[in-house]
RNA sequence: UUGUAAUAAAGGCAAAAUCACCGAAAGGUGAUGACGCAAAGCCACGAAUCUAAGUCUUUCAGAUAUGAUAGUCGGGUUGCCAAU
Numbered sequence: 001u002u003g004u005a006a007u008a009a010a011g012g013c014a015a016a017a018u019c020a021c022c023g024a025a026a027g028g029u030g031a032u033g034a035c036g037c038a039a040a041g042c043c044a045c046g047a048a049u050c051u052a053a054g055u056c057u058u059u060c061a062g063a064u065a066u067g068a069u070a071g072u073c074g075g076g077u078u079g080c081c082a083a084u
Base pairs, nucleotide, nucleotide: 012037013036017032018031019030020029021028022027035071041077042076043075045074046073047072048069049068050067054064055063056062057061
């Protein structure tokens, strides 16, 4: 220095819920708050899931992403410490 896989140390992030705001919605942002997370750091490339403003239809309703989810999975990329 690299890899594997433990245990420590220093730390990090922040689910649900509540309040305020944005949004048609899904959902997002901020504050409070911690369910949990070794990438729960970042990226919308692939799949999956969610929503349906607009559009279409056989207009009860149904279909559909250009929208969303990175804490659904895969992939890419960056990173702290380190016994053996």
c-di-GMP-I riboswitch aptamer from Alkaliphilus serpentinus, 84 nucleotides, folded computationally. The coordinates come from a structure-prediction model, not an experiment, and the mean pLDDT is 83. RNAcentral holds the sequence, with entries from Rfam. Of the family's consensus pairs, 95% are formed in the model.